[in-house]
RNA sequence: GCCUUCUUUGUGCAGCCGGCAGCGCAUCAGUCUCACAAUCUGGAGGUCCUGAGUUCGAGCCUCAGAGAAGGCA
Numbered sequence: 001g002c003c004u005u006c007u008u009u010g011u012g013c014a015g016c017c018g019g020c021a022g023c024g025c026a027u028c029a030g031u032c033u034c035a036c037a038a039u040c041u042g043g044a045g046g047u048c049c050u051g052a053g054u055u056c057g058a059g060c061c062u063c064a065g066a067g068a069a070g071g072c073a
Stems, first nucleotide, its partner, number of pairs: 001072007010025004019056001027043004049065005
């Protein structure tokens, strides 16, 4: 230098075919206990890497850029 894949809440990941963004863990409150842990219940937490385009509508499609991983030279 070229090619491919990836980027979604603190963390690990779903979201496959465009229609109000979800799960586990963690965290907070309650439950339980003399107390702690575990269990159970509930809550909070997201400009979906950035910008532009297509569309009535984009996490998803197109283009450019940034970052990461792998391959070729």